[in-house]
RNA sequence: GGCCCAGUAUUCUAGUGGUAGAAUGUUCGUUUAGGAUACGAGCGGCCCAGGUUCAAUUCCUGGCUGGGCCC
Numbered sequence: 001g002g003c004c005c006a007g008u009a010u011u012c013u014a015g016u017g018g019u020a021g022a023a024u025g026u027u028c029g030u031u032u033a034g035g036a037u038a039c040g041a042g043c044g045g046c047c048c049a050g051g052u053u054c055a056a057u058u059c060c061u062g063g064c065u066g067g068g069c070c071c
Stems, first nucleotide, its partner, number of pairs: 001070007011023001013021001018054001025043006047063005
């Protein structure tokens, strides 16, 4: 330098043109003599900018970051 893949919560991960889910974390509550465990509830997210569309996390283009292959 060229090509390919990925980017979603603190972390890990699913998803898909029409409200984004699980695990984990954390807070509160129930349980206990107390603690652990367990159970319930709350908090917390679509990398950035444009385009298409009634509507974009999803489709398209560019950028950024990370990974892989070739040279």
Transfer RNA from Rotaria sp. Silwood2, 71 nucleotides, folded computationally. Rfam family: tRNA. The family's RNA type in Rfam is transfer RNA. The source organism's lineage runs through Eukaryota, Opisthokonta, Bilateria, Protostomia and Rotaria. The RNAcentral record of the sequence draws on Rfam.